Small-subunit ribosomal RNA from an uncultured prokaryote, 1426 nucleotides, folded computationally.

[in-house]
RNA sequence: GGCAGGGGAAGCCGUCCUUCGGGGUGGUGGAGACUGGCGCACGGGUGAGUAACGCGUGGGUAUCUGCCCUGGGGUGGGGGAUAACCGCUGGAAACGGCGGCUAAUACCGCAUACGCCCUUAGGGGGAAAGCCGAGGCGCUCUGGGAGGAGCCCGCGUCCGAUUAGCUUGGUGGUGAGGUAACGGCUCACCAAGGCGACGAUCGGUAGCUGGUCUGAGAGGAUGAUCAGCCACACUGGGACUGAGACACGGCCCAGACUCCUACGGGAGGCAGCAGUGGGGAAUAUUGGACAAUGGGCGCAAGCCUGAUCCAGCCAUGCCGCGUGAGUGAAGAAGGCCUUAGGGUUGUAAAGCUCUUUCACCCGUGAAGAUGAUGACGGUAGCGGUAGAAGAAGCCCCGGCUAACUCCGUGCCAGCAGCCGCGGUAAUACGGAGGGGGCGAGCGUUGUUCGGAAUUACUGGGCGUAAAGGGCGCGUAGGCGGACUGACAAGUCAGGGGUGAAAGCCCGGGGCUCAACCCCGGAAAUGCCCUCAAAACUGGCAGGCUAGAGACCGGGAGAGGUGAGUGGAAUUCCCAGUGUAGAGGUGAAAUUCGUAGAUAUAGGAAGGAACACCAGUGGCGAAGGCGGCCACCUGGCUCGGUACUGACGCUGAGGUGCGAAAGCGUGGGGAGCAAACAGGAUUAGAUACCCUGGUAGUCCACGCCGUAAACGAUGAGUGCUAGACGUCGGGGGGCAUGCCCUUCGGUGUCGCCGCUAACGCAUUAAGCACUCCGCCUGGGGAGUACGGCCGCAAGGUUAAAACUCAAAGGAAUUGACGGGGGCCCGCACAAGCGGUGGAGCAUGUGGUUUAAUUCGAAGCAACGCGCAGAACCUUACCAUCCCUUGACAUCCUCAACGGAUCGCAGAGAUGCUUUCCUUCAGUUCGGCUGGUUGAGUGACAGGUGCUGCAUGGCUGUCGUCAGCUCGUGUCGUGAGAUGUUGGGUUAAGUCCCGCAACGAGCGCAACCCUCGCCCUUAGUUGCCAGCAUUCAGUUGGGCACUCUAGGGGAACUGCCGGUGAUAAGCCGGAGGAAGGUGGGGAUGACGUCAAGUCCUCAUGGCCCUUACGGGAUGGGCUACACACGUGCUACAAUGGCGGUGAACACGUGCUACAAUGCAGUGACAAUGGGUUAAUCCCCAAAAACUGUCUCAGUUCGGAUUGUCGCCUGCAACUCGGCGGCAUGAAGUUGGAAUCGCUAGUAAUCGCGUAACAGCAUGACGCGGUGAAUACGUUCCCGGGCCUUGUACACACCGCCCGUCACACCAUGGGAGUUGGGUUUACCCGAAGACGGUGCGCCGACCGCAAGGAGGCAGCCGGCCACGGUAAGUUCAGCGACUGGGGUGAAGUCGUAACAAGGUAGCCGUAGGGGAACCUGCGGCUGGAUCA
Repeated sequence: GGCAGGGGAAGCCGUCCUUCGGGGUGGUGGAGACUGGCGCACGGGUGAGUAACGCGUGGGUAUCUGCCCUGGGGUGGGGGAUAACCGCUGGAAACGGCGGCUAAUACCGCAUACGCCCUUAGGGGGAAAGCCGAGGCGCUCUGGGAGGAGCCCGCGUCCGAUUAGCUUGGUGGUGAGGUAACGGCUCACCAAGGCGACGAUCGGUAGCUGGUCUGAGAGGAUGAUCAGCCACACUGGGACUGAGACACGGCCCAGACUCCUACGGGAGGCAGCAGUGGGGAAUAUUGGACAAUGGGCGCAAGCCUGAUCCAGCCAUGCCGCGUGAGUGAAGAAGGCCUUAGGGUUGUAAAGCUCUUUCACCCGUGAAGAUGAUGACGGUAGCGGUAGAAGAAGCCCCGGCUAACUCCGUGCCAGCAGCCGCGGUAAUACGGAGGGGGCGAGCGUUGUUCGGAAUUACUGGGCGUAAAGGGCGCGUAGGCGGACUGACAAGUCAGGGGUGAAAGCCCGGGGCUCAACCCCGGAAAUGCCCUCAAAACUGGCAGGCUAGAGACCGGGAGAGGUGAGUGGAAUUCCCAGUGUAGAGGUGAAAUUCGUAGAUAUAGGAAGGAACACCAGUGGCGAAGGCGGCCACCUGGCUCGGUACUGACGCUGAGGUGCGAAAGCGUGGGGAGCAAACAGGAUUAGAUACCCUGGUAGUCCACGCCGUAAACGAUGAGUGCUAGACGUCGGGGGGCAUGCCCUUCGGUGUCGCCGCUAACGCAUUAAGCACUCCGCCUGGGGAGUACGGCCGCAAGGUUAAAACUCAAAGGAAUUGACGGGGGCCCGCACAAGCGGUGGAGCAUGUGGUUUAAUUCGAAGCAACGCGCAGAACCUUACCAUCCCUUGACAUCCUCAACGGAUCGCAGAGAUGCUUUCCUUCAGUUCGGCUGGUUGAGUGACAGGUGCUGCAUGGCUGUCGUCAGCUCGUGUCGUGAGAUGUUGGGUUAAGUCCCGCAACGAGCGCAACCCUCGCCCUUAGUUGCCAGCAUUCAGUUGGGCACUCUAGGGGAACUGCCGGUGAUAAGCCGGAGGAAGGUGGGGAUGACGUCAAGUCCUCAUGGCCCUUACGGGAUGGGCUACACACGUGCUACAAUGGCGGUGAACACGUGCUACAAUGCAGUGACAAUGGGUUAAUCCCCAAAAACUGUCUCAGUUCGGAUUGUCGCCUGCAACUCGGCGGCAUGAAGUUGGAAUCGCUAGUAAUCGCGUAACAGCAUGACGCGGUGAAUACGUUCCCGGGCCUUGUACACACCGCCCGUCACACCAUGGGAGUUGGGUUUACCCGAAGACGGUGCGCCGACCGCAAGGAGGCAGCCGGCCACGGUAAGUUCAGCGACUGGGGUGAAGUCGUAACAAGGUAGCCGUAGGGGAACCUGCGGCUGGAUCA
């Protein structure tokens, strides 16, 4: 505080008694229940349903309306009940039952009723209620009003046609019923209607609006909060009451669910406010108050009100405010970066001087309240104290897009809106510093609009990018020549009504500002009414002839249908001539032929197609149409005309025609020819080629209905420069084969204009109008499902899931082509000699190894780095050793000279004695420097990695003739022009031309060398003449040779021809040399991420008692093999022997080495000469001559044995050379392949570098010294122009399909599960309605009996739920199955892009692992050639 329960006051009014103290009693007073009245249909919630008169807007009226306002009347007299209550009683409960009593503003008659209602126009019908505190409040009838509600209509209101037909109370009529009221709202009868391509019906989705978001607008999206309307209240059905409901917190029934129960029965409905559970990415307090505003009731006091006003929670949004202000450079510290100097964070901080908004604390304290009443609230506000105090984050920094560095990471981890970042130097990941943006917020995600002219009304397109229907005819529809009149639907102007409020916009005002709120205005683009105008459109009427048609006369034509007819050719058949082949191909074979083919000539048969003419010629709507003749027939065109009078254009659906292939039935069948067979080709060859060959191709009839059915260009009309062809017709002129002109067709070029460009251009792709068709990124896919058509093949209509960041067009520059043109090169060809075969040398691969160090890799690695590995080199391996280090700089410490004695030693040198006094320079200062040793740390060191981080250098295309720039011009642009073209050249060399004019790097020239001459010089070189000698040896000389300096000479200069009168080319003269005289050096812009981090340099990374340094030994030298480059050979152009001349370039003092001498020889010993035009290497070899006589040899020399020589510290692994012996392979080298065009190839020797030694290599030198080149078809490489391209890391490119694997979505699928819906039938609650009402009942009538009226009950039709059966539709699942998509490195082939190696593609048909192949017809979106 208070349940059940119990008791029940004071006060006031009346009355009785009184001992006057008071007492008794009745009422009132409060509460509850009940009767009655009003409300509960408002307010509050939600959006399930609804595509509808539901909503919006504008109209209409066959209607109703409690309370409220206003007007006119009335309010008289009666009656019968019934709750509560009392008694009895049933039930667990909820809740009842029976009997008895009673009141009313509860209920019922009667009377009256102007106006009210009905009416057959006479008449009939219908009311009321009283109460009080005496002020009022009510009641009833009936007008009007206000507000509210009902109903009807015009217009507007989502998607789907893969929903095209729907409808039986459905459409209308008559009558009746019903309602407040019109109405098929309901019923009976009658009629045959109603709706629909202007989208009915069906399916899906959805509350509608004011508004909201966005947008320049038009639009698009949306319908939270606030406001209007609608619908709903657990699901479905139903009515009752009432003014109003088919009723959120009422009733009945059915159903599902939850709860209670004594199992018999009952109770319930938060989409009210809080709150709970669940679901979810996610959304609040079981608060205060009726103080205000409003609502209900009440006379009022007042009561009720989770409406409402407040408070609480949440940065959810909008707005405002704070987190401090001033000063402060030593530019502090720290951080970060650094080129190590510094920079930056940064006046930022600290420090100093101030302020106090907000928050905190203290005090005061509202308005909201017209008189009272304040939940908010001690709130807002105001005053005051303290103190910089309590208060900053989030995202981003590659481009878009504002903001950059370091570190870490190393296609990892991660980022990402799009493009894309990350594989060792990441402004893109992560961290940090710094910076940018916004700020109590900032990012992300989702959604909508915008940008997006990317659905285009405003405001797009369709030749090639997606897109013109294959072509006619024609319905609906749309559009339509010129004149007049009248109408006024559209149209235009004025006025009126409406377009709620709020919101948006403008002006003003109130909270300190703002958000927010208030007031006024504007706007509300719309609808309706009215008056007016009549130009235009339209409907009506009349007339016109320019459009259209018609008539007359000509014309051209492969236009069409059916019939007839002709010749050539192919094939077959017959008989003849004739003999061995024919046929076919790149080459062959299958095939045919001695049983007589092919060939040839004659005859006969049959089918199909029509050479020449023939033509960017003709005709037709398109497909298409081709010998000749005639019949039938469509269209076109020219000329003329006195006719009709807009009859026109287009054309959704519809309908007809429609190549080839294909299908059905019946014919026909010569040639050709899918399929098929065989032969070839090939890796294979289901192809290309060949030989055969069936459907088919042909005819008749019927289907199919598609093509690159193309001009990839719909039809019609008008307008807008021309030129030149050609077909058909007309007119004119003459000079008669021409010119001018006109209409219609068909072409080429071209202006304006158009176009992204290409291109189009009176036959438009130009300028306009009208109508139709079609498009909206690529793939999936012209596919699936459904519908329609078809005999089938299939056609037509036509998606989605999923997936990609593109797919495309035109043009540009390159590159490429088994495209083209021109040109060059030892590129081919013509020649000569090689390689590939042998042995050996050398390099490489591979293998081996402890190691066989590393690099180089097609040309352009491989006798390359290496101009020379026994040690060294050396980087590798094994073992051992060193750690401030073998080398550099800095620091600290110590030492340093000369003379002399002795010992040891060959000496170098070491040890030792004694003495002078102490290295060098010196500005005299221990100032500077040097050398050595020790120590310490900074550091050294690395042939460790990355040549894909780099510099430098180099290779290669290529000594090729190209590569660019400035200005100008052209093009939207990439870009082009110049640089292309005509000539010419070795050359972008030069000439000419030209919208180009110039210039640069390249070419050439300038440089070196060889060739001729002159000159200067004359030793070491030379010797003509003179002298001399063995000898240019010497004298002499410098003429010659030569040497090495300088100079000259060659320029197409001269002549002829040719060309264009040019550049040039051809020939000639002269000349040592002739057209660049030979050779060299010289290498444009660039390419190959070419090569080199192991020459050197260098960023980054890595090692630091080792990945550094040293030593010894080994290895780089291995050896089943394979390749490259070479040497020597295979022999007689040779081998061997002999004779024996002239060179050139070069080198030499740690060297070259003469001469003589030993040795068969390598070589040894000796060492004249030479620092070199002086001496030496130095002998050249091929040559000439003799011999050998074709053989594994007198060829060849490997291999091996043995003995030597040389270099060197040292020749075992592992050098070179010599003597003797041995005497292998090899008899000219398969496929293939290399070099060389003249003093070249070939052949012969000589020299040099590096080097102790080592050469078949490399680089040089000379001797001897050819052959061939018709020519540019072909191979390779290159240059220029052009062409195609789907290539652009550029043909070593790109790219297609099957198969295999993984994943994803999807179609079919026996079925299965669930939802929606339709039809038929069954059942049939509650309920209202109709009937009945023998049971029951108070009022009224009646004296009564009874009647009127009512109720229960029963019956009937209607009907929710439920059930049975059948159909249709949607969705889920589904063994299996079909294709599709996607996926760094799978398999098979090569289809396409170039002439893609068989041009490709379209339709169709057949075939095949696959791309595909083949037949038939079509297209050019095919190259090349003429």

Its mean pLDDT, the model's own confidence on a scale to 100, is 84. RNAcentral holds the sequence, with entries from ENA. Its Rfam family is "Bacterial small subunit ribosomal RNA". Its family is annotated with ribosome and structural constituent of ribosome in the Gene Ontology.